Bacterial RNase P class A from Acidipila sp., 476 nucleotides, folded computationally.
RNA sequence: CGGGCGGGUCGGACGAUCGCUGGCCGUUCCGGUUUACCGGAAGGGCGGGAGGAAAGUCCGGACACCGCAGGACAGCGCGCCUGGUAACGCCAGGGGGUUGCUCUUUCAAGGGAGCGGCCACGGAAAGUGCCACAGAGAAUAUACCGCCGGCGCGUCCCGCACAGUGGACGGCUCAUGGCGAAACCAUGGGACGUUCGAAUACGUUGGGACGCGCACGGUAAGGGUGAAAAGGUGGGGUAAGAGCCCACCGCUCGGGCGGCGACGCUCGAGGCAUGGUAAACCCCGCGCGGUGCAAGGCCAAAUAGGAGGGGAGGGCUGGUCCGGCCCGCACCCCGCCUCGCAAGAGGCGGGAGAUGACCCUCGGGUAGGCUGCAUGAGCCGCGCAGCAAUGCACGGCCCAGAGGAAUGAUCGUCCCGGCGCGUUGCCGUUAAGGAGACGCGCAGGACAGAAUCCGGCUUACAGACCUGUCCGCCAU
Numbered sequence: 001c002g003g004g005c006g007g008g009u010c011g012g013a014c015g016a017u018c019g020c021u022g023g024c025c026g027u028u029c030c031g032g033u034u035u036a037c038c039g040g041a042a043g044g045g046c047g048g049g050a051g052g053a054a055a056g057u058c059c060g061g062a063c064a065c066c067g068c069a070g071g072a073c074a075g076c077g078c079g080c081c082u083g084g085u086a087a088c089g090c091c092a093g094g095g096g097g098u099u100g101c102u103c104u105u106u107c108a109a110g111g112g113a114g115c116g117g118c119c120a121c122g123g124a125a126a127g128u129g130c131c132a133c134a135g136a137g138a139a140u141a142u143a144c145c146g147c148c149g150g151c152g153c154g155u156c157c158c159g160c161a162c163a164g165u166g167g168a169c170g171g172c173u174c175a176u177g178g179c180g181a182a183a184c185c186a187u188g189g190g191a192c193g194u195u196c197g198a199a200u201a202c203g204u205u206g207g208g209a210c211g212c213g214c215a216c217g218g219u220a221a222g223g224g225u226g227a228a229a230a231g232g233u234g235g236g237g238u239a240a241g242a243g244c245c246c247a248c249c250g251c252u253c254g255g256g257c258g259g260c261g262a263c264g265c266u267c268g269a270g271g272c273a274u275g276g277u278a279a280a281c282c283c284c285g286c287g288c289g290g291u292g293c294a295a296g297g298c299c300a301a302a303u304a305g306g307a308g309g310g311g312a313g314g315g316c317u318g319g320u321c322c323g324g325c326c327c328g329c330a331c332c333c334c335g336c337c338u339c340g341c342a343a344g345a346g347g348c349g350g351g352a353g354a355u356g357a358c359c360c361u362c363g364g365g366u367a368g369g370c371u372g373c374a375u376g377a378g379c380c381g382c383g384c385a386g387c388a389a390u391g392c393a394c395g396g397c398c399c400a401g402a403g404g405a406a407u408g409a410u411c412g413u414c415c416c417g418g419c420g421c422g423u424u425g426c427c428g429u430u431a432a433g434g435a436g437a438c439g440c441g442c443a444g445g446a447c448a449g450a451a452u453c454c455g456g457c458u459u460a461c462a463g464a465c466c467u468g469u470c471c472g473c474c475a476u
Base pairs, nucleotide, nucleotide: 001472002471003470004469005468006467007466008465009464010463012414013413014412015411016410017409018408020049021048023046024045025044027042028041029040030039031038032037051447055458056457058456059455060454061453062452063292064291065290066289068323070322071321072320073319075288076287077286078285079284080094081093082092083091084090095121096119097118098117099116100115101114102113103112104111105110122283123282127281128280129277130276131275144223145222146219147218148217149216150214151213152212153211154210155209156208157207158206159204160203166196167195168194169193170192172190173189174188175187176186177185178184231249232248233247234246235245236244250272251270252269253268254267255266256265257264258263296371297370298369299368306362307361308360309359310358313327314326315325316324332351333350334349335348336347337346338345339344378397379396380395381394383392384391385390416444418442419441420440421439422438423437424436426434427433
């Protein structure tokens, strides 16, 4: 200097002119019989007037309404620990896991320290699923290649052993060719003599190496497939191997110490066992009343205290059941039973039935005005406590409140960045060119607008600045 992955701040400023709008203080006019008071209109002065996300409507609340905000189930949410907060699924600090870099330690595996990134981080021995393809085999799993042993065949080496070959020399003889004969020459064979000495084939009850085959046995170390192969590294041992044995790491159980805790350190024993996946179903723990400013309150006005059907059981601000509360079952007849001297009362069953809670369908009226409406878990400054999130104390400030929805337009200057042109010194070149400074011109370039209000999360974002860490290049 460039790039990757993070964290934070800003995201135009000033002035002028005209315009819009809330509030406060005046002025003038109009209407309501007058005053008071109410309403409306037009001016004036002072002050204020969109965001870091106002977006999403994803969480949590404040506030408001509803007589179950009782229990259980279903459903939903959260899921390491501690703290913060009104609260949260948020924030802070820790723990653990994983990963990158640097340093260090180990035969090695592995371990330690520091600085960054990521984590949807309870449970896989409660149960049920899934792990494609590849591969021999994917959790009651396995033998493809390979290694070893055995059997068979073949080759080679060492050793053993020897029938009797073989090597060299000498002459004799036969066949073929040169050439028809002799002589001679060449090649090959046969027997004999001398000599060498075992230099050696076949064989082999011995040993070893290699190759091939086997429907046999052992093996899971090595290799292959795969995201993952049933603990890892080193050593011993073995026919070859394997926790088979040993040391270390890992795992399980137990003890001790430290910490509020998640956890950490250490010691001992043990079996080498218990793959992954729950953002699969599920299990465990904790939590959840609903609806929401179109909540709600007040005033005014209007209609049709409408019509039809069902009805003895219904309703209770998301579902089911239990419980609880509230409303309703009018009246009449018949039968049976109980209490009673009687009158009468109560209960059960049936019939008819409406003055009947509630449910369903159709139809009608209103949708106007005021309020809720902005003083807030508010903001700023400083101090103290705390690693921090944040809390407390003191002081200061009032910073939008529309109601179809206001904050806009023009001009000038400055700042920031880009593009083009020109000038100048520096670096550099044969020439070209490069970064910077200055001047001029061009176009303001992002995402995007409150609507009851806060605390968060998520998403979008041109450009500028600060910063952590890693990689690459250059210079010292």
About this RNA:
Its Rfam family is "Bacterial RNase P class A". Its family is annotated with dimeric ribonuclease P complex, ribonuclease P activity and tRNA processing in the Gene Ontology. It is annotated as a ribozyme. The sequence was found by an Rfam model in a public genome assembly. The coordinates come from a structure-prediction model, not an experiment, and the mean pLDDT is 75.